[in-house]
Order: sequence, then structure tokens, then C1' cells
RNA sequence: GCGGAUGGCCGGAUAGCCGCGCCUUUAUGGUGAGGAACGUCCGGGCGGCAUGGAGAAACGGCGCCGGGUAACGCCCGGCCGGGGAAACCCGAGGGAAAGCGCCACAGAAAUGAAACCGCCUCUUCGGAGGUAAGGAUGAAACGGUGAGGUAAGAGCUCACCGCGCCCCUGGCGACAGGGGCGGCACGGCAAGCCCCGCCGGUCGCAAGAUCGAAUAGGGUCGGCUGCUCCUGACGGGGCAGGGGGUCUCCGCCCCGCUGACCGGGUUGAUCGCAAGAGGCGCGCGGCGACGCGCGUCCCAGAUGAAUGGCUAUCUAUGGGGCCUCGGCCCCGGGACAGAACCCGGCGUACAGGCCAUCCGCGCCA
Repeated sequence: GCGGAUGGCCGGAUAGCCGCGCCUUUAUGGUGAGGAACGUCCGGGCGGCAUGGAGAAACGGCGCCGGGUAACGCCCGGCCGGGGAAACCCGAGGGAAAGCGCCACAGAAAUGAAACCGCCUCUUCGGAGGUAAGGAUGAAACGGUGAGGUAAGAGCUCACCGCGCCCCUGGCGACAGGGGCGGCACGGCAAGCCCCGCCGGUCGCAAGAUCGAAUAGGGUCGGCUGCUCCUGACGGGGCAGGGGGUCUCCGCCCCGCUGACCGGGUUGAUCGCAAGAGGCGCGCGGCGACGCGCGUCCCAGAUGAAUGGCUAUCUAUGGGGCCUCGGCCCCGGGACAGAACCCGGCGUACAGGCCAUCCGCGCCA
């Protein structure tokens, strides 16, 4: 210098003016989006419901080992398998000798057993028997390679590898290394059912709580009519509609009047709701995730929903021009996105730029 890998950071800057939300000590005040505020996928806090506790079934999720954490399906450190020359990356990574099911097409055959071509032996030349080396099919073919053996072959026999069982050593463990035995019996799929182990009650801040005027309507207790009957009286019963023009009739209209109290709660108000598993710095422990201690800071809180606009100077990148090749001039101009109860994760989007570590190659000293 080129190519690559991993981890982290920034996400235009400054000033002035105008405007908006919130807070307060009400003034020349303070404060006001993000790394993802996003998706709402996972785990919690908090709240309601179910009388309390325990267990089971069903359903859903998770699944190598050890650790971290309030918890997790997250993170860290490892193991194993796969990829890469390497740095490094990827893996829903328990069980397939409990059972069921499936394995497309092709192929003779997909775990039940069998044989299309071929090979070998016999033959009455039609075929019969042996075989699974080789060919052919497939993602996958009933252990692989080599030697012996045989009519041809075959774990038929042997060595090594693989597989299974047992033992020893190392490791907390996943597992690794070594030794012995077994001739091989056991194909794959559990992101198909299933088995084993672990976890989960359900709904979600429009949760939930408090206050609550006016109008209409509901309930409780009182007061306010006329006529008549019973009774000596108090008192009780029955009947009747009542009201609205100056009066009567007809028509029309309204309906008990009034007082006190109660209950419900309209998307109205307030709380929940901004000091928290909080941020930053330092020290210590740990490989690390993280933990402990000290110091310091207060950091949005809307609800028809604030967080914006303009100007000036500068700036990353882009386009064009000039030339003395290093600069100058002009134009234009900032990604994804935007809080809504909060916190921890994951996933996804992102113009452009910066830093650190590591791997490989080339050159120079």
C1' cells in the first nucleotide's frame, strides 16, 4: 500500500430572531426526541379480575455445558459439528435399539425384503441356482479403504478408520485422549405426531383510582286538592282526573306541583406519570457477561397530542470550471426515522464518516 475479519463511536456545528409544550421563585428564567423513540417479537415492574393454598390435565413455548441477570427465547465463556488459507463466521445443538408416520422424482429396491444391467456355475439353450465386487438411479442404497480368500463374490477372514459396549486418565461439566471387547446387529426426518426435562393463571395504562356541573331520566322521604261515607270526636275508607284566555260550550295544548336526600357517571378534570433493576466518572474483583464501593447529576411528559421555522458563518459528501498538480472558484446540500406507563433484550431501517484490534499478500529499511 492492497484485500479481508471483528468490536465500538458519530449521525451536521455555532450564533441571532420568531414560535410551541412543560416547570417554577412569573422573568432579559429553566427545560424539551432516538440509536434505533420503529416493529410490538421475548422477559419483567406496575394495575385489574378470579376467596386462599397445592397439584394435575389440556394448550403454548423452550432444549449441548458452565456462568451472568429481577427475569428471559437475552448476554458471556466454553464443547461439538459445518465453512474459510487465516483472522473469523454459522448451527431450534435433548431423545430415531418406546411407538406411529413420512422419505417426492428417479430407481430392481427407501429398512419389509429384494436384484435392472453385470459377474460365476450348471443347462434339455427355454431356463435354474449362486452373488452384491462393478455399472445405472437418487439428497440418501443395508459400514468404508486395502489385503487375503473364492467358481464368482461376500465381515467370509485380517489390519486401519467408523459404530456400539466396558474400563482408565483429564475436566465442575458439555466433552477430549487412551486401552480392551464385539464382525456390524443400529439409513434419514422429531421446524411430523410423540417421549423426557424445564417454564407459563388471564387481561393490559383506553390497566386502574378519585372528583364530577348542567339537561333529561331513576329511587327514597315529606308537604300541597275537591266531593262523599263511617264515627260523638280523633281518625279511617271510597270516588273524582287536574291545569291553561274575563265568563260558558266545543276544539286544542300541558301534565301532578314542590322540597330535601341518594344512586349511576357522559372520553370532562385530576392521579397513575417521570428518582429509576437510572445516567456519567473513578477504584476494586472477574478472561468476560457482570458485580461491589465511592463521588456526581436530575435528564421530555403531550393527550385534536409541543419538540418547529427563518437568517448568517462554517462543514462531510456530490457536480462543474481553472491551473503552476497542489490548491483556488462556482452551484447545490444532510441517512433512517420521530417519544406516549416504565425498564431489560432481540429484530429491522440507516446518506456519509471516524477509531481500535486482528488475518493474508506485496514493497522498503